[in-house]
A computed fold for a 164-nucleotide RNA from Candidatus Firestoneibacteriota, annotated as c-di-GMP-I riboswitch aptamer.
Its mean pLDDT, the model's own confidence on a scale to 100, is 77.
Of the family's consensus pairs, 95% are formed in the model.
The organism belongs to Bacteria candidate phyla, within Bacteria.

RNA sequence: AAUCCGAAAAGGUAAACCCAUCGCAAGGUGGGGGCGCAAAGUUCCAGUCCGGCACAUGCUUCAAAAGAAUGCUCUGAGUAAAGUCGAAUGAAAUUGAGCAGAGGAGUUCGAACUUACUGCAGAAAUACUUGAGAAAAUCAUGUGACGGAGGCUGAACUGCCGAU
Repeated sequence: AAUCCGAAAAGGUAAACCCAUCGCAAGGUGGGGGCGCAAAGUUCCAGUCCGGCACAUGCUUCAAAAGAAUGCUCUGAGUAAAGUCGAAUGAAAUUGAGCAGAGGAGUUCGAACUUACUGCAGAAAUACUUGAGAAAAUCAUGUGACGGAGGCUGAACUGCCGAU
């Protein structure tokens, strides 16, 4: 002299918080105040964290367009269930001297009308789904530049003392 280390001595600095002040903010400066610090001295070079600004995305609402079950509404088809209607047949009472005719129960056919029903079809509309796009403030995430933190870490430079 250098490196490591941090006993002692002389000192230094100064957290939270309070006051004043600057700043949109993070935070800065001065005074008070001491949690601490052997680099808690200086420096935004790297990382990290913090802040507001801009943009994008998400979140909320509205929304062109598309799809759209089920039920409801309408239309059609079918069923044969009930009733009506139409047709056929036609018992009995009754009428008739008798026949015919009248009369009319039941049965059959029709699917004409009404009601009802359908693992039936169609139309319209709706719940619901997707959604170009629009709007406002807050919040979250990301990106960009800017600002802040040196008592967030690293790095660089400088520094008092000298036991082990």